Molecule: glmS glucosamine-6-phosphate activated ribozyme aptamer
Organism: Bacillota bacterium
RNA sequence: CAAUGGAAAAAAGCGCCUGGACUUGGCCGCGGCCAAGUUGACGCGGACGGGGGUUUAGCGAAAGAUUCGGCGGAUGACCCCCCGGCAACCUGGACUGCCGUUAACGGUUGGACAAAUCCGGGAAGCGAUUCCCGGGACAAUACAACCCGGUUCAGGGCA
Numbered sequence: 001c002a003a004u005g006g007a008a009a010a011a012a013g014c015g016c017c018u019g020g021a022c023u024u025g026g027c028c029g030c031g032g033c034c035a036a037g038u039u040g041a042c043g044c045g046g047a048c049g050g051g052g053g054u055u056u057a058g059c060g061a062a063a064g065a066u067u068c069g070g071c072g073g074a075u076g077a078c079c080c081c082c083c084g085g086c087a088a089c090c091u092g093g094a095c096u097g098c099c100g101u102u103a104a105c106g107g108u109u110g111g112a113c114a115a116a117u118c119c120g121g122g123a124a125g126c127g128a129u130u131c132c133c134g135g136g137a138c139a140a141u142a143c144a145a146c147c148c149g150g151u152u153c154a155g156g157g158c159a
Stems, first nucleotide, its partner, number of pairs: 014072004019068001020039009042060003049082007083100005089156007106147005118135007
């Protein structure tokens, strides 16, 4: 170094870089060329009934200069078919609608939760920058409770 075997851990702001920006060096002259590098998303939430399709895939934080731009991927959203749950006085059926096993949309209220940014310290590097330790905070989705619900047929109940 390669192969084989075993164990553990680990991602979807998740991975990558031919643009751009920045750094160093060289050359040329007031701004460019070449080479080598650096940067290029901070956490939270989320797969999942089956098959197929489409698409710029949820929530806030920070910054207010690049978290720009590009490529790939992705648990998002929407559409079709099938299956399933629910639709409120109860049971069963059909249609229709809303959803997906946590199986109405929506509204109101409620309690809780983060990391980076920031501050301090340390390490590596000429540098851009990267990594580690410590400190102090601050969210919204989500979640919970309550309100909120079609038509028709048959049977039952109430009035």